[in-house]
Context: one part of a larger RNA
RNA sequence: UGACGGGGGCUCACACAAGCGGUGGAGCAUGUGGAUUAAUUCGAAGCAACGCGCAGAACCUUACCUGGGUUUGACAUGCAUGUAUGGCUUCCUGGAAACAGGAUAGUCUGCCUUCGGGUGAAACUUGCACAGGUGCUGCAUGGCUGUCGUCAGCUCGUGUCGUGAGAUGUCGGGUUAAGUCCUUUAACGAGCGAAACCCUUACCGUUAGUUGCCAGCGCGUCAUGGCGGGGACUCUAACGGGACUGCCGGUGUUAAACCGGAGGAAGGCGGGGAUGACGUCAAGUCCUCAUGGCCUUUAUGCCCAGGGCUUCACACGUGCUACAAUGGCGGCAACAGAGCGACGCGAGACCGCGAGGUGGAGCAAAUCGCAAAAAUGUCGCCCCAGUUCGGAUUGCAGGCUGACAACUCGCCUGCAUGAAGUUGGAAUCGCUAGUAAUCGCGUAUCAGCUAUGACGCGGUGAAUAUGUUCCUGAGCCUUGUACA
Numbered sequence: 001u002g003a004c005g006g007g008g009g010c011u012c013a014c015a016c017a018a019g020c021g022g023u024g025g026a027g028c029a030u031g032u033g034g035a036u037u038a039a040u041u042c043g044a045a046g047c048a049a050c051g052c053g054c055a056g057a058a059c060c061u062u063a064c065c066u067g068g069g070u071u072u073g074a075c076a077u078g079c080a081u082g083u084a085u086g087g088c089u090u091c092c093u094g095g096a097a098a099c100a101g102g103a104u105a106g107u108c109u110g111c112c113u114u115c116g117g118g119u120g121a122a123a124c125u126u127g128c129a130c131a132g133g134u135g136c137u138g139c140a141u142g143g144c145u146g147u148c149g150u151c152a153g154c155u156c157g158u159g160u161c162g163u164g165a166g167a168u169g170u171c172g173g174g175u176u177a178a179g180u181c182c183u184u185u186a187a188c189g190a191g192c193g194a195a196a197c198c199c200u201u202a203c204c205g206u207u208a209g210u211u212g213c214c215a216g217c218g219c220g221u222c223a224u225g226g227c228g229g230g231g232a233c234u235c236u237a238a239c240g241g242g243a244c245u246g247c248c249g250g251u252g253u254u255a256a257a258c259c260g261g262a263g264g265a266a267g268g269c270g271g272g273g274a275u276g277a278c279g280u281c282a283a284g285u286c287c288u289c290a291u292g293g294c295c296u297u298u299a300u301g302c303c304c305a306g307g308g309c310u311u312c313a314c315a316c317g318u319g320c321u322a323c324a325a326u327g328g329c330g331g332c333a334a335c336a337g338a339g340c341g342a343c344g345c346g347a348g349a350c351c352g353c354g355a356g357g358u359g360g361a362g363c364a365a366a367u368c369g370c371a372a373a374a375a376u377g378u379c380g381c382c383c384c385a386g387u388u389c390g391g392a393u394u395g396c397a398g399g400c401u402g403a404c405a406a407c408u409c410g411c412c413u414g415c416a417u418g419a420a421g422u423u424g425g426a427a428u429c430g431c432u433a434g435u436a437a438u439c440g441c442g443u444a445u446c447a448g449c450u451a452u453g454a455c456g457c458g459g460u461g462a463a464u465a466u467g468u469u470c471c472u473g474a475g476c477c478u479u480g481u482a483c484a
Base pairs, nucleotide, nucleotide: 001484002483003481004480005479007478008477009476010475011474012473013472015468016467019431020430021429022428023427026321027320028319029318030317031316032315033314034312035311042053043052064307065306066305067304068303069302070301073130077129078128079127080126082124086108087107088106089105090103091102092101093100094099110119111118112117132296133295135294136293137292141290142289143285144284145283146281148279153192154191155190156189157188158187159168160167161166172183173182174181198273199272200271201270203241204240205239206238207237208236209235213230214229217228218227219226244267247261248260249259250258251257323424327382328381329380330379331378332377333376339370340369341368344363345362349358350357351356389421394416395415396414397413398412399411400410437460438459439458440457441456442455443454
C1' cells in the first nucleotide's frame, strides 16, 4: 500500500421489512445431468452454464454413426505435360445415391489472320508444388462478449512531506443519484468515468395537406369521406418553443443545497432508451471470423445413402396449461398499437362442420391485404361436482407444406376417449406505477414446424414502503492483523 475480520462509524440497493403474484406438488413443452446407444456431434458449469450458442435438426443443415465411393481432390494459385481433346443436351448399363463405364445427333468455343494457319484463353488429362481439416491448445493470441456495475470510482502533472515503499491532492464539515456541488484546507490544476450533448415519449406553435382527416357548404347511397370541396380538427413529419431550482416563503455558514408553494402539459435527473472508467474472474469463445504452435495428408480431407442429434427406471433448471363461479360455455355488440407483404399479402364470392379448397379483385402499400384484437359489455345456461372444471393420453377419419419424402421425426382439423390435478413440504424467485398482475396482436428465423421460446406492441390495471435491527451485495472513513 492492499486484502481480510462472527471490529467500529456513515451511506446505498426490491437487500430486508410492508405488499402483490409466482416457482417448489400435477400434466405437458423445453434445456441440462445421468443412463442407454453404432452414433445419441460439439461447446456453455455458482451468482455470471441449464427456452444458453440454436432468429426454426424430417433430407439439407450436420460437425456424429454405419455402409458405399474418391485421392491435386468440393475450393485457390502457379509450373510442367498431352492432344483438339472439351462443355451443355439426350440415351443405355450397374447402383440406394454418389459415382463408374459407354453411345450420340444437335449446340457453344477467345485473340490474331495472308482463311493455309498460328497462338493458346476457357475447359479437360497426367504429374508436381500445394489445397483441405467444425482436428488439439481460449493456459500462446487478435477480435467480440459476460460479470462486479450505470457501482462512483480510477489516475496524472507540478508542488510539498517522508531515508524509502509511499503520502498529500481524493481527507474534514455540509450536500447529492453521483469524487455532484459548496466550504475548509500544502496543496494547485488536469484527465478517464458521473452529468450534459444523441434517440424516444408527455405539451404548444410554425410549415406542409396525400394515400391521412371531415367542422361548415353541397351531391349521392341500403350503407361507407363514396364524390365536389375544405385545412378548421385528428393525424402524419420536419423545424422551433418549453423546465432553468427560473419565481415566492422557510431552513442553511452570506454557500452548495433541502422543504413547502405558485404558475404550468410537465418540477426539481419529468418517464424510457442508447451510452459501461482503471481494472477483476489465466471468466467465455481456436465450432462466427482471424491467427502462432502442434497434429493429419489414399485421411482427422471430400462426395453420397440411411440412421442419429427427437432414446428414457431417474434427477435438476426454465416455462406453458390448470386445479375453477372474480369461473366455464353459447349468442349479440364495441375499443388498440406496432409491424409485415411480390418466389409475397391475398379481399368479396362459392364449396366444406372444420383444418382447408376453388378462384382471383386490389396492392411494391398512411391507398390494397394479413386483420378477427382479446380480456370487456350485455342476454341466457351451468349450481360447487373430479363437474358443462381440467385437458394429458389414445383410436378413427381428414387437411396442409415439401425436387422426392412426414415410419423413425412435422403442424393443423373433426368425431370419440377423457388421465393427473381440489392451490402445492423444506425452501426459493420477480416486482415501487402505467410498474406487478392479467388480456390479446405482431415480427425475425422459416417450404413447413414441434414457438408454451426470443424480441417488440398496445388494452385493462392494483397493493405496499413506518423504516434500516437483521440476511445479501456494494461505496467511503477508521481500527486490528502471526496474510501478500
About this RNA:
Small-subunit ribosomal RNA, 3' major domain from a metagenome, 484 nucleotides, folded computationally. It matches the Rfam family "Bacterial small subunit ribosomal RNA".